Model confidence (mean pLDDT): 81 of 100.
Predicted 3D model of a 77-nucleotide RNA (transfer RNA) from an uncultured Armatimonadetes bacterium.
Rfam family: tRNA. It is annotated as a transfer RNA.
RNA sequence: CCGCCCGUAGCUCAGUGGAUUAGAGCGUUGGCCUCCGAAGCCAAAGGUCACAGGUUCGAAUCCUGUCGGGCGGACCA
Numbered sequence: 001c002c003g004c005c006c007g008u009a010g011c012u013c014a015g016u017g018g019a020u021u022a023g024a025g026c027g028u029u030g031g032c033c034u035c036c037g038a039a040g041c042c043a044a045a046g047g048u049c050a051c052a053g054g055u056u057c058g059a060a061u062c063c064u065g066u067c068g069g070g071c072g073g074a075c076c077a
Stems, first nucleotide, its partner, number of pairs: 001073007010026004028044005050066005
């Protein structure tokens, strides 16, 4: 430099034939329970869906560019 894949909650990931209000597990916080704690049960908080632009009545999802990560290839005078 070229090609492909990926970026969604603190972490690991679903959701990518366009539309409920964007979800799960773990973790965190609070409550219940308990002599206390763990476990268990209940609830809550937590998201510019990497960023910008475009298409569309409508975009996490489609298109373009940028940034970051991974893999492969080329080059190595």